[in-house]
């Protein structure tokens, strides 16, 4: 310098044709227990990196920028 992959709750990741953003773990509250863990129930937590565009509608499509990983010089 160029190319490829990636950025989604606190963590790890899905979201495969554009149509209400989900899973596991964690956190909080409750249940169970003599008690803790385990187990069961519920809840909170997301400007989907960022800006612009296309569209009735964008995590998803197009463009710019930033960051991370790999390859290349």
């Nucleotide at each position: 310098u160029g190319c490829g992959g990636g950025g989604u709750g606190g963590a790890g990741c899905a979201g495969u044709u554009g149509g209400c953003a989900g899973c596991u773990c964690g956190u909080u509250g409750g249940g169970c227990u003599c008690a803790u863990a385990a187990c069961c129930c519920a809840a909170a937590g997301g400007u989907c990196a960022u800006c612009c565009g296309u569209u009735c509608g964008a995590g998803u499509c197009g463009g710019g920028u930033c960051c991370c990983c790999g390859c290349u010089a």
The prediction has a mean pLDDT of 83. Predicted 3D model of a 73-nucleotide RNA (transfer RNA) from an uncultured Bacteroidales bacterium. It was read from a public genome assembly. Its Rfam family is "tRNA". Rfam links the family to the GO term triplet codon-amino acid adaptor activity.